[in-house]
């Protein structure tokens, strides 16, 4: 460095319409897709301080918000610790 487990990990909507399903209607829930509005930590794009200087390479927790996400769970950059590989 790379891979497995395993512990820790922020942000933002429990929003408004349509559909389907709960046996049928209201009404609640789920679940989808679609409008607004929001968020930066999967990935991916931009600036570039900085790797003593230059070419060439690399490069942010900064920016963008394509993709992704906004009760909960899940996932989740990043830290940590055990195992294997190079």
């Nucleotide at each position: 460095c790379c891979g497995u487990c395993c512990g820790g990990g922020a942000g933002a909507g429990u929003u408004c319409g349509c559909g389907c399903g709960c046996a049928c209607c209201c009404a609640g829930c789920g679940c989808g897709c679609g409008g607004c509005g929001c968020c930066g930590a999967a990935g991916g794009g931009g600036c570039a301080a900085c790797c003593u200087c230059c070419c060439c390479g690399g490069a942010a927790c900064c920016u963008c918000u394509c993709a992704g996400g906004c009760c909960c769970a899940a996932g989740g950059a990043c830290c940590g610790g055990a195992c294997g590989g190079g």
RNAcentral holds the sequence, with entries from MGnify. Predicted 3D model of an 86-nucleotide RNA (Glycine riboswitch aptamer) from a soil metagenome. The prediction has a mean pLDDT of 77. Of the family's consensus pairs, 91% are formed in the model. It matches the Rfam family "Glycine riboswitch aptamer". Gene Ontology term of the family: glycine biosynthetic process.